Large-subunit ribosomal RNA, domain VI from a Nanobdellota archaeon, 238 nucleotides, folded computationally. Rfam family: Archaeal large subunit ribosomal RNA. The family has 91 seed sequences and 2,955 matches in Rfam 15.1. The coordinates come from a structure-prediction model, not an experiment, and the mean pLDDT is 84. The full RNA is in RNAcentral, with records from ENA.
[in-house]
Context: one part of a larger RNA
């Protein structure tokens, strides 16, 4: 731009993409059928492993320059407390992200190939084929996942508006989204804050006591500090 008024929402599904599956093992069938014996199946069913594909973070593991603690050097601080710098180093670690962790990846239907058949003439017989009919593959088309009204035969349904409209954008905040745009949510709150929960660290400072006026230890103290999570409330910007 088109789709012949403008717009919003929910769909349909022509058509496109996918490999989403592959292989193996064990058990039952069964020491059965078969076979003189030796040996030794299958149809069907159940369980598992590996490779591959997709998703997720409850568990396990990794990371975690949010966070908590210990500690080295140095600086600020009269001292202490508390901090700065070196991701300094070390011990832990929520959310998030992740694999080494967890979950899923059947079955079925239709039309066929080679092939196997039924009926059956030409050709009184025979013949799967000439007319007709039935089976038959990990393959094809569906079933499954996904894109998809620009499918020009340009769709359907529901609703709104009538020219300062409906609606959309811009602005602000935030992500289930993201290279920029786009997309999604909110502004009667997904910013920020307060309280509580849950979670992390591991018992703060000060004071008292023990100790040697030290280092250090004990009590107050399951403390103190903190969180990207959950709930409630307060509550900007614009």
């Nucleotide at each position: 731009u088109g789709c012949u008024g403008g717009c919003c929402g929910u769909c349909u599904g022509a058509g496109g993409g996918g490999a989403a599956g592959g292989u193996c093992c064990g058990c039952c069938u069964a020491g059965u059928a078969c076979g003189a014996a030796a040996g030794g199946a299958a149809c069907g069913g159940c369980g598992g492993a590996c490779c591959g594909g997709g998703g997720c973070c409850u568990c396990u593991a990794g990371u975690c320059u949010a966070c908590g603690g210990g500690u080295u050097g140095u600086c600020c601080g009269a001292a202490a407390a508390g901090g700065g710098c070196a991701a300094g180093c070390c011990c832990g670690g929520u959310a998030g992200c992740c694999a080494c962790g967890c979950c899923c990846c059947a079955a079925g239907g239709g039309a066929u190939a080679a092939g196997c058949c039924c009926u059956g003439a030409a050709a009184g017989c025979a013949u799967c084929u000439a007319a007709g009919g039935g089976c038959g593959a990990a393959g094809c088309c569906c079933u499954c996942c996904u894109c998809g009204a620009a499918a020009a035969u340009a769709g359907a349904c529901g609703g709104c508006c009538u020219u300062u409209a409906a609606g959309g954008g811009a602005u602000c905040g935030g992500g289930u989204a993201a290279a920029a745009g786009a997309c999604c949510c909110g502004a009667u709150u997904u910013a920020a804050g307060a309280c509580g929960g849950c979670g992390g660290u591991g018992u703060a400072a000060g004071c008292u006591c023990c100790g040697a006026a030290a280092a250090g230890g004990a009590g107050u103290u399951c403390a103190g500090c903190c969180g990207a999570c959950c709930g409630u409330c307060u509550g900007a910007a614009g």